[in-house]
RNA sequence: GGCUCAUCGAGACCAGCUGAGGGAAAGGCCCUUCGACGCUGGGGCAACCCGCGGACCACCCGCACGGUGCCAACUCCUGCGGCCAUGGCCUGCUUUACGGCAGACGGGCUGAUAGAUGGGCA
Repeated sequence: GGCUCAUCGAGACCAGCUGAGGGAAAGGCCCUUCGACGCUGGGGCAACCCGCGGACCACCCGCACGGUGCCAACUCCUGCGGCCAUGGCCUGCUUUACGGCAGACGGGCUGAUAGAUGGGCA
C1' cells in the first nucleotide's frame, strides 16, 4: 500500500529547540513572528485493542498498567446524489392583471465519495 468492520457534533496544553509556514489537494474561511508546522520532554483526553473486575458466553458497564490514537475550528466548511421548505434575490416562460411554473444561487436534513483512527485478514 490492498480488502473488510467500527467510529468520526464530545473530550484534552505547558515548557524547551527551531524559525515561516500550516489547516491532506481545489475553492472558501481560518491559525500564525504575541512564534505556526515540526522535533523533544512533561502533562492530559479518550477507551479502539490487550488486560482486570461486574460468577460464565454475547451485549453492556466500570478500571486505565500496557499497544495505538488524539489534545484550534463538526473530518473547519463546500463539492456528487436524494428529500424538504421557500417567507429571500436573480433569470426565463406564462398571465390584461393578481398570480402560476421552471431553473440557478442561498437554507435544512440525509446518503454516497474522499479522508482520519483503530481492530481483523491476505

This is a predicted structure of a 122-nucleotide RNA (SAM riboswitch aptamer (S box leader)) from a Pseudomonadota bacterium. The coordinates come from a structure-prediction model, not an experiment, and the mean pLDDT is 80. Its Rfam family is "SAM riboswitch aptamer (S box leader)". Rfam's curators write: The SAM riboswitch is found upstream of a number of genes which code for proteins involved in methionine or cysteine biosynthesis in Gram-positive bacteria. Its family is annotated with regulation of gene expression in the Gene Ontology. The sequence was found by an Rfam model in a public genome assembly.